[in-house]
RNA sequence: AGAGUUUGAUCCUGGCUCAGGAUGAACGCUGGCGGUGUGCCUGAGAUAUGCAAGUCGGACGGUAAGUUUUAGGAGCUUGCUCCUAAAACACGAGUGGCGGACGGCUGAGUAACACGUUGGAACCUGCCCCUAGGUAGGGGAUAGCUCACCGAAAGGUGGGAUAAUACCCUAUUGUAUCCCGAUUAUAUCGGGAUUAAAGCUUUCGAGCGCCAAGGGAUGGUCCUGCGGCCUAUCAGGUAGUUGGUGGGGUAACGGCCUACCAAGCCAAUGACGGGUAGCUGGUCUCAUGAGGAUGAUCAGCCAGAGGGGGACUGAGACACGGCCCCCACUCCUACGGGAGGCAGCAAUCAGGAAUAGUCGGCAAUGGGCGAAAGCCUGACCGCGCGACACCGCGUGUAGGAAUAAGCACGAAAGUGUGUAAACUACUGUGGUAGGGGAAGAAGUCUCGCAAGAGAUUGACGGUACCCUACUAGAAAGGAGCCGCUAACUGCGUGCCAGAAGCGUCGGUAAUACGUGGGCUUCAAGCGUUAUCCGGUUUAAUUGGGCGUAAAGGGUCGUGUAGGCGGCUGUAUAAGUUAUCUUUUAAAUCCCAAUGCUCAACAUUGGAACUGGGGAUAAUACUAUAUGGCUUGAGUUUUCUUUAGGGUAAGCGGAACUGAAGGAGGAGUAGUGAAAUGCGUUGAUACCUUCGGGAACACCAGUGGCGAAGGCGGCUUACUGGAAGGAAACUGACGCUGAGACACGAAAGCUAGGGGAGCGAAGCAGAUUAGAGACCUGCGUAGUCCUAGCCCUAAACGAAUGUCUGCUAGCUGCAUUUUUCUAUUAAGGAAAAGUGUGGCGAAGGUAACCCGUUAAGCAGACCGCCUGGGGAGUACGGCCGCAAGGCUAAAACUCAAAGGAAUUGGCGGGGAGGCACACAAUCAGUGGAACAUGUGGCUCAAUUCGAAACGAAACGAAGAACCUCACCAGGGUUUGACAUACAGCUGCUAACCCUAUGAAAAUAGGGCUCCUUCGAGGGUGCUGUACAGGUGCUGCAUGGCUGUCGUCAGUUCGUUCCGUGAGGAGUGCCCUUAAGUGGGACAACGAACGCAACCCCCAUCUUAUGUUACAAGUAUCAUAAGAGACUGCCCGAGUUUUACUCGGGAGGAAGGAGGGGCAGACGUCAAGUCAGCAUGGUCCUUAUACCCUGGGCUGCACACAUGUUACAAUGGGAAGAACAAUGAGUUGCGAACCGGCGACGGUAAGCCAAUCUCAAAAAGCUUCUCUCAGUUGGGAUUGAAGGCUGCAAUUCGCCUUCAUGAACCCGGAAUUGAUAGUAAUCGCGGGUCAGCUAUACCGCGGUGAAUACGUUCUUGCCUCUUGCACACACCGCCCGUCAAGCCAACAAAGUCGUUGAUAUUCGAACCUCGCCAUUAGGCGGGGGAGAGUAAUGAUGGCGAUGAGGGUUAAGUCGUAACAAGGUAUCCGUUCUGGAAGGAGCGGAUG
Repeated sequence: AGAGUUUGAUCCUGGCUCAGGAUGAACGCUGGCGGUGUGCCUGAGAUAUGCAAGUCGGACGGUAAGUUUUAGGAGCUUGCUCCUAAAACACGAGUGGCGGACGGCUGAGUAACACGUUGGAACCUGCCCCUAGGUAGGGGAUAGCUCACCGAAAGGUGGGAUAAUACCCUAUUGUAUCCCGAUUAUAUCGGGAUUAAAGCUUUCGAGCGCCAAGGGAUGGUCCUGCGGCCUAUCAGGUAGUUGGUGGGGUAACGGCCUACCAAGCCAAUGACGGGUAGCUGGUCUCAUGAGGAUGAUCAGCCAGAGGGGGACUGAGACACGGCCCCCACUCCUACGGGAGGCAGCAAUCAGGAAUAGUCGGCAAUGGGCGAAAGCCUGACCGCGCGACACCGCGUGUAGGAAUAAGCACGAAAGUGUGUAAACUACUGUGGUAGGGGAAGAAGUCUCGCAAGAGAUUGACGGUACCCUACUAGAAAGGAGCCGCUAACUGCGUGCCAGAAGCGUCGGUAAUACGUGGGCUUCAAGCGUUAUCCGGUUUAAUUGGGCGUAAAGGGUCGUGUAGGCGGCUGUAUAAGUUAUCUUUUAAAUCCCAAUGCUCAACAUUGGAACUGGGGAUAAUACUAUAUGGCUUGAGUUUUCUUUAGGGUAAGCGGAACUGAAGGAGGAGUAGUGAAAUGCGUUGAUACCUUCGGGAACACCAGUGGCGAAGGCGGCUUACUGGAAGGAAACUGACGCUGAGACACGAAAGCUAGGGGAGCGAAGCAGAUUAGAGACCUGCGUAGUCCUAGCCCUAAACGAAUGUCUGCUAGCUGCAUUUUUCUAUUAAGGAAAAGUGUGGCGAAGGUAACCCGUUAAGCAGACCGCCUGGGGAGUACGGCCGCAAGGCUAAAACUCAAAGGAAUUGGCGGGGAGGCACACAAUCAGUGGAACAUGUGGCUCAAUUCGAAACGAAACGAAGAACCUCACCAGGGUUUGACAUACAGCUGCUAACCCUAUGAAAAUAGGGCUCCUUCGAGGGUGCUGUACAGGUGCUGCAUGGCUGUCGUCAGUUCGUUCCGUGAGGAGUGCCCUUAAGUGGGACAACGAACGCAACCCCCAUCUUAUGUUACAAGUAUCAUAAGAGACUGCCCGAGUUUUACUCGGGAGGAAGGAGGGGCAGACGUCAAGUCAGCAUGGUCCUUAUACCCUGGGCUGCACACAUGUUACAAUGGGAAGAACAAUGAGUUGCGAACCGGCGACGGUAAGCCAAUCUCAAAAAGCUUCUCUCAGUUGGGAUUGAAGGCUGCAAUUCGCCUUCAUGAACCCGGAAUUGAUAGUAAUCGCGGGUCAGCUAUACCGCGGUGAAUACGUUCUUGCCUCUUGCACACACCGCCCGUCAAGCCAACAAAGUCGUUGAUAUUCGAACCUCGCCAUUAGGCGGGGGAGAGUAAUGAUGGCGAUGAGGGUUAAGUCGUAACAAGGUAUCCGUUCUGGAAGGAGCGGAUG
């Protein structure tokens, strides 16, 4: 110090999250030692038991218990026990004194003079200190005790006797208190009144006490300025309230209380109310800042003692371990009554995530009492428990293998764990054993004249520590390893189980789940959770913003409080500055030093404590007071100027509509097209007259006026403002402006008018799947006027508050003034204002853009914002007749929402261009039959793959067996095939035969055979590794392929522009088939594509002629070359070039001559694991292998691709012509013979320019058929044959004869083709035993028609525009309804909590009065609390209701994003299942 997360990417805005530190913590796993700290944060809940406040016999009467001594007595064990009495020590209970107001605990209450800090006064103060005095004389009681009585107890009553440092009286004192007088006086003087005392001990020296007075110290009381929480959805509060006078009360001031008088006092600088909370020093965090959070331990203050009230005593209390009363609770009881208060220390229960021992000691420190010894002290000192925190130490050290085993990975080589271990040597923190052993102790007592001497005191503790010996022995885990964030691999799982702080991970190769290994990091701890600060400048004083991201109020028009304020004097010194001083408790933090072995910790010193008070000084600025000035602001006059500024009245013409009349005669109106509507009862159109209401064409303009809303015919009246020039005046009078007031489009409301046109709602007609809409016809409210409300708009300028100053310009328009020109001109030029536009420097901005009319640079003041949704909603309040407006949350939910710009893609956006894309033309497909493929169905199986174009005569260039992967059955298991090892053995090689069988195979038999005679190789068998798999995954892959598309695109280097994504280059103009070429240009070059190079064909030349050819090279064949480039000429176009067009020459060929090959960057997780290869995974007597048979050919149907046809441009018959490419030895097979024929027999030739296939067909000539289901068409079926093959039934082809189906040109729709093309005709080849070939790949023959053109359809390219899309329009996305879940709102009511008011009752206690005065009794007032009544505030639950949020695949539509298919949005009104629609006004986003 930053990082992750919105996007395809970018910049910004903005939230969420993380890394750090901390804790009185808790939980999980783990756990060796020590030191120092720390430990009920929750129920101020309830408590058993023990202890926590006593002490003094040197105040007193005394003697219940005890010890010692003495005396007497008794018993006997003769020195012990018991009894009685006395003394000393001592002491239960009691009187009396002091202390129980400290110490200890807790934080409920309290928003307050409670606390902190600063200052002050009208006060009190036991014990303590100082000063100067006094302590005289008397008296009567009372407890204890004793006797009697009551009661269960607690306790109480009565009689009798007694003491004091208890109590009372008298005297005296005084600087005490009060009164009177003098005095100006609170000071002083005089007089009067009232009020004191206590003794004890003694070593006899004295000591300790007591009384009164003054002072001090300490502690306390009261007052005051300032400071520190939230809430305005709490705006008014207050009657002892504010002040005065008299009185009372208090230690003391004071409405503290009371009587009277006055009517004040507090409050937007937040009163009053509500919520929450002990405050502080400090602590945590932070940049050691400013802040924020917090108030455990320690320290200061306050408050409380089961809840509430009250007083007593006392120096001090309204009293934690005192009293009285009420309430709640608990306990005892003989039922009549009593007792109690752990928020003291331990402990128990409960609550809770959670917090310890019913320990030791007064040795130290401190406290109470005492003269003292001493006693008491759960304060305190210690120990114990808890890793709760901080600190320190240890779990060994050195050597030790090219590195054991195990485990893990593995490319099988090895690598990692890892010098780690084992092993060797050593050390001893710690542990165990033995020995020694503290400091903390100062005091106190005894003796002594003193100096001094002696005695004695330790809980911790036989602890810390020291010495010796032995022992590596007991002693390492936690979390993490996708990014942030240091650290990677194997296996398992398969959107499951799970993880997760955020982003996210998991759907069969998960570094993210679980686990192993390894690694990283901290370490006796490590993680998680919770909370606080930080990061977060994300509340911004330091230190943010508001055109579009959240945010400028509708006008901020007028203006109050407030804030800020021009130039220049003087005074003051409040702010400000400086110096000095006082305080800011200690501790803490910081610095230094010191002490524990170090550290934590502790001690000492310093600094600091940023604050408050006081004194002195300065006077620049601010302020206050008082002068002056004119530039800010304003006023007056004059010249004027100017306008849709406002209000009221009057007038006008055009149009519209209605009525009447005329004339006229069939339609009109309306739309995309129609219909509803109007019209023969006479419409529309035309003319005349009259009436009505509303709005004002042209002028008219980024022109004018107004604060905004807004304002438009003309005239008049009244009235507001603005601007310029000149002159004079006032003298800071100013700016802004919370509240407040005023105005405020449209819609809407109330009342009364008015109503032509338009027109929500409504009614019809269309459109549509529907149409509550868009379109059409009618049409009510309304729109208009008057009066009154409403108060909102995209009330907007370019979503821009007002005011002031400063910072380049250029150019329009409107208006004013001035100057110049030559006043010809309603001319021209220039300057200065004011207003309103365009463009632009600097600068700003995230960018877009703004830019003297700022969004620049500064200042003043106001308003507003702080993630999205929920929501401008609920509740409350205010306003309104209502509609509604203003103010304005939370729960819950998400990790985004958003702005600007970029690249794409898309658009029922635009522009340009191209393509058999359309159009034009030809022939088809879709209808029939058949062939083939696919789907579906069927089946034991009908193996598998391919799925819009780009699957479907596709893989398959050929399924009867094989193929073959499928099915049924039969068999084999190291295997049909490969390699290796071990063992064994016959063999060195196979063949034949028999039996069973469908075969495979199984079982058996025969025959013989190599050699260097050691063995080896091979083979066979057994066993192990392994083989094998057309099993799965094309979404793990290679390779190959399809497609966009032979479309013209796709990029790079350098450079430039931009914060950046990106852009320029590659855009523009012309041109091209082309990013083809040219021009210009912040670009200059280059690459992959285009083109060309290559092949075939067309022409020619040359060479060579076998098997071509009669010759001789013309054809033909082979081979090598030439040729074409807009090169030449003419004309035209364009600015020239480039290029294009027209024509010509030459040429075989003319503008790419025709065709092929060649497929850029990439897209589709496109296709293929079944062609091949291959990772992973699965099977291993089976998913492998072999065999027989079947299937892939199955058939109600649907689709695709084809063939043959429907006929006369034809069919049939006969005759006679003309090709090219190819193939051939398991082959092609001539000729001849046989057969009607398929074919058979025999057989020549040919390894091919030689021989064969081989006949080309359409065409031509002649004949026939004559429009018909035919002499068209040939399906189907029957019979007889042929061929291939082991085999032709499922399931082949061919021949002959016979049979003779549909079909008479094909609906919607749709395909191909631009020239040697379509159409048509035949020929060949591959695969192949044969064939389903009508398919595919080739070859030649004959040989057309048409293209105006680019509006439309499809696809593509470029530019531009919009976008809420980026999985990219097959996108995104809105609302109702249905379902689940969640939180909040309203709600009849119901249950609490709390307050105030009224009223009734009212304890202790206080007060007043009366009666009694020994005790007491009665009454009045107040009073905790209780009851009643109505009521305020607040909380819980709540049938139901309404909306909201959320939830992979529900329903209905399609509102928005593109012109989103009716542009969208804002306000308002009406309306509709829903998004929504329509009317009116507004905005452009």
Small-subunit ribosomal RNA from Candidatus Roizmanbacteria bacterium S4_G22, 1485 nucleotides, folded computationally. Model confidence (mean pLDDT): 81 of 100.